[in-house]
RNA sequence: GGGGGCAUAGUUCAAUGGCAGAAUGUCGGUCUCCAAAACCGAUGAUCUAGGUUCGAAUCCUAGUGCCCCCGCCA
Numbered sequence: 001g002g003g004g005g006c007a008u009a010g011u012u013c014a015a016u017g018g019c020a021g022a023a024u025g026u027c028g029g030u031c032u033c034c035a036a037a038a039c040c041g042a043u044g045a046u047c048u049a050g051g052u053u054c055g056a057a058u059c060c061u062a063g064u065g066c067c068c069c070c071g072c073c074a
Base pairs, nucleotide, nucleotide: 001070002069003068004067005066006065007064010024011023012022013021018054025043026042027041028040029039030038047063048062049061050060051059
């Protein structure tokens, strides 16, 4: 330098162009002598900037970061 993949909640992962969810964590409650477990509730996210579209996490372009492959020089 060329090609490919990935980026969503604190964490691990979902989501056919049409209300962004689950598990776990955290906080509160019920229960208990206390705690744990269990149950109930709350909490919180689409890497950035443009474009397409009635509508974008999803499609297109550029950028940023991480990973993989190939090539060149030394």
The prediction has a mean pLDDT of 83. Predicted 3D model of a 74-nucleotide RNA (transfer RNA) from Candidatus Ryanbacteria bacterium RIFCSPHIGHO2_02_FULL_47_25. The same sequence occurs in records of 2 taxa. It matches the Rfam family "tRNA". Its family is annotated with triplet codon-amino acid adaptor activity in the Gene Ontology. Rfam describes the family as follows. Transfer RNA (tRNA) molecules are approximately 80 nucleotides in length. It is annotated as a transfer RNA. The source organism's lineage runs through Bacteria, Bacteria candidate phyla and Candidatus Ryaniibacteriota.